[in-house]
About this RNA: The RNA shown here (c-di-GMP-I riboswitch aptamer) has 91 nucleotides.

RNA sequence: AGUGACAAAAGGCAAACCCGUUGAAAGGCGGGGACGCAAAGCCACGGGUCUAAGGUUGCAGUCAUGCAGCUAUGACAGCCGGGUUGCCAAA
Numbered sequence: 001a002g003u004g005a006c007a008a009a010a011g012g013c014a015a016a017c018c019c020g021u022u023g024a025a026a027g028g029c030g031g032g033g034a035c036g037c038a039a040a041g042c043c044a045c046g047g048g049u050c051u052a053a054g055g056u057u058g059c060a061g062u063c064a065u066g067c068a069g070c071u072a073u074g075a076c077a078g079c080c081g082g083g084u085u086g087c088c089a090a091a
Base pairs, nucleotide, nucleotide: 012037013036017032018031019030020029021028022027035078041084042083043082045081046080047079048076049075050074054071055070056069057068058067059066060065
């Protein structure tokens, strides 16, 4: 110096759920809380998943509108792959 998370320590993150807040929703953010995580740091690039305000098609209609299908321009990095940065570190 490299490898090394199935050794340890220092420290880190925080699922479900609850409260507040924001958003049409999915979801985000803050607080509490820990199921887990060695990238559970960051990036929607490929696949996937969630949502459907708006748009669009159809149907109904008391013509106000309602219901259903499709649709991401909205999301998820704690679904998988990829990219990128990175703390400590025994054998």
The prediction has a mean pLDDT of 85.